[in-house]
RNA sequence: GUCCUUGUAACUCAGUUGGAUAGAGUAUCCCUCUCCUAAAGGGAAAGUCGGAGGUUCAAAUCCUCUCAAGGACG
Numbered sequence: 001g002u003c004c005u006u007g008u009a010a011c012u013c014a015g016u017u018g019g020a021u022a023g024a025g026u027a028u029c030c031c032u033c034u035c036c037u038a039a040a041g042g043g044a045a046a047g048u049c050g051g052a053g054g055u056u057c058a059a060a061u062c063c064u065c066u067c068a069a070g071g072a073c074g
Base pairs, nucleotide, nucleotide: 001073002072003071004070005069006068007067010026011025012024013023019057028044029043030042031041032040050066051065052064053063054062
């Protein structure tokens, strides 16, 4: 230098033949239960979907550029 993979909540990830309020588990906070704690159950909060631009009625998803991590070739 060329190419490939990955990037979504604090953490681990799902969701990519475009579609309706963006999800799960763990963790956090609150409540129930208990003499108390743990466990269990219920609830809440938490995300500009790495960033920017474009296409589209509509983009996490498609296109372009770019950033970060990993890899292949030279």
The RNA shown here (transfer RNA) has 74 nucleotides and comes from an uncultured Bacilli bacterium. Its mean pLDDT, the model's own confidence on a scale to 100, is 81. Its Rfam family is "tRNA". Rfam's curators write: Transfer RNA (tRNA) molecules are approximately 80 nucleotides in length. Rfam classes the family as a transfer RNA. It was read from a public genome assembly.